[in-house]
RNA sequence: AAGGUGAAACAGGUGAUCGCAGACGGAAGUCUGAGGAAAGUCCGAGCUCUAAAGGGCAGGGUGCUGGGUAACACCCAGUGGGGGCGACCCUAAGGAAAGUGCCGCAGAAACAUACCGCCAUACUGAUUGGUGUGGUAAGGGUGAAAUGGUGAGGUAAGGGCUCACCAGCAGCCAGGUAACUGGUUGGCUAGGCAAACCCCACCCAGAGCAAGGUCAAAUAGGAGAGGAAGAACGGCCCGUUCUGCUUGACUCUCGGGUUGACUGCAUGAGGUGUUAGGCAACUGACAUCCAAGAUAGAUGAUCACCCGUGACAGAACUCGGCUUAUCGUUUCACCUUCAGU
RNA sequence: GAGCCAUUAGCUCAGCUGGCAGAGCACCGGACUUUUAAUCCGGGUGUCCCGCGUUCGAGCCGCGGAUGGCUCA
Numbered sequence: 001a002a003g004g005u006g007a008a009a010c011a012g013g014u015g016a017u018c019g020c021a022g023a024c025g026g027a028a029g030u031c032u033g034a035g036g037a038a039a040g041u042c043c044g045a046g047c048u049c050u051a052a053a054g055g056g057c058a059g060g061g062u063g064c065u066g067g068g069u070a071a072c073a074c075c076c077a078g079u080g081g082g083g084g085c086g087a088c089c090c091u092a093a094g095g096a097a098a099g100u101g102c103c104g105c106a107g108a109a110a111c112a113u114a115c116c117g118c119c120a121u122a123c124u125g126a127u128u129g130g131u132g133u134g135g136u137a138a139g140g141g142u143g144a145a146a147u148g149g150u151g152a153g154g155u156a157a158g159g160g161c162u163c164a165c166c167a168g169c170a171g172c173c174a175g176g177u178a179a180c181u182g183g184u185u186g187g188c189u190a191g192g193c194a195a196a197c198c199c200c201a202c203c204c205a206g207a208g209c210a211a212g213g214u215c216a217a218a219u220a221g222g223a224g225a226g227g228a229a230g231a232a233c234g235g236c237c238c239g240u241u242c243u244g245c246u247u248g249a250c251u252c253u254c255g256g257g258u259u260g261a262c263u264g265c266a267u268g269a270g271g272u273g274u275u276a277g278g279c280a281a282c283u284g285a286c287a288u289c290c291a292a293g294a295u296a297g298a299u300g301a302u303c304a305c306c307c308g309u310g311a312c313a314g315a316a317c318u319c320g321g322c323u324u325a326u327c328g329u330u331u332c333a334c335c336u337u338c339a340g341u
Numbered sequence: 342g343a344g345c346c347a348u349u350a351g352c353u354c355a356g357c358u359g360g361c362a363g364a365g366c367a368c369c370g371g372a373c374u375u376u377u378a379a380u381c382c383g384g385g386u387g388u389c390c391c392g393c394g395u396u397c398g399a400g401c402c403g404c405g406g407a408u409g410g411c412u413c414a
Stems, first nucleotide, its partner, number of pairs: 001337010012306007020033005035312001039323002042321005047208004053243005059204005064078005079093001080091004094199002099197002101193003115140002117136008148166006169186007212263004222254005234246003270289008307310001342413007351366004360397001368384005390406005
C1' cells in the first nucleotide's frame, strides 16, 4: 500500500420565525418533547384478574459443559464437530445395544440376504462345460448408505480367522468442577434417520392494560335454564381428573342500555460515573440524575449558514433479549500478501 | 394495541407416513368448417411466497422474513 476479520461510536449541525403536545404559572411566558431499531410480536418476565393452593394424566417447550440473570430459546467462558492460508466464523450438539416406523428408484440383498464371480463336493459330460448341494462379503455391479480401513500371515476359497498400525466401542487409571482430553487393557460389534413416533433429564395453570379498579350516566331489576342442606348441581377448571376452596340464594346463558371521566401510566429488576470482586457475562458499595406520554392520538414547516446533501424508520402498560430493515462517516485491535528500511 | 389464519399452473383448488407435483376452467398446436364457435385429438405451460438449515432426498420437517386476510372493547 492492497485485500480482509472482529469490536464500538455517530445517525446532519447551528440560529431565527410560525405552529403542535405536556407540565408550571393569574398572565406574559418558561421548560421538556422518539429510536438504535420505537418495527416483527419471536422468546422471557413484571403487573392485573380468575381462591391461584397442591398432585396425577394429557399437551407444549428446552436439550454439549460450567457460570450469569427476576427469567429466557438470551448472554459469558469453555468442550466436541465443520469451514477458512490466517485474523476469525458457523454449530437444535442427549439417547439408534428400550421399542415401533421409514430408507423411493436401482440393486441379489437396505438389516439379514449369494446376482455375477471364487472354492469344495456329487452326478453328468468328456480336454476348460452343465446341473444340484454346501462354503465364501476378498473382487465385479447397484446405491446417499453394503457387514471397520491398509498391509502381512493363514486358508480348498475366503473371512478380525490371526498379527501390526489406524478408526470406533467398552472397562480401568491420570488430569479437569464438568463437557472432555491423554494413557492403558479388552474383545471385534453395533448401517442411517429422533428439525419420525418415542425414551431420558429439566421447565410450563389460563387470559391479557381492549387486563383490572373507582366514580358518573343509562336501564326493565327483561327472558330462559339449573339449583335445598354438608349430599347433589354450579363456579374456580377457555384440556381432563382427584384433593381443596367457595355461594346458602344464587349461578349460568341470551337479550337490552351506556360508548363518559379518573386511575392503571411514567421512580424503574432505571440511567451515568467512580470503586471493589470476577478471564468474562455480571454483581456489590458509594455518589449523582429524573429525561415524551396522547385517547383521533403531539414531536412539524419556512428561511439563512456550514459539512457530505443525510438511510431505515416513528412511542401507546412497562422492562430484558432475539430477529429483521438501515445512505454513509469515524475510531480501535488483529490477519494475509506485496514493497521499502 | 392484542390474538389467529392463509400463500401450489393465468384463475379456483387438491396433494402428505418426505421418494418423478395433479384436477377443472383458461391457454397452445392439429383435425372438422368457406370462416368462426361448438365438438374431437394432442400438449402441463410451475422460482410449490422468499431465504437458511435437518435429511441421501423437502411443496411437506425446523427457524427467520415478506404479502394478504380474519377476530376483539
Predicted 3D model of RNase P RNA and transfer RNA as a complex of 414 nucleotides. It holds a member of the Rfam family "Bacterial RNase P class A". Rfam links the family to the GO terms tRNA processing, ribonuclease P activity and dimeric ribonuclease P complex. It is annotated as a ribozyme. Its mean pLDDT, the model's own confidence on a scale to 100, is 75.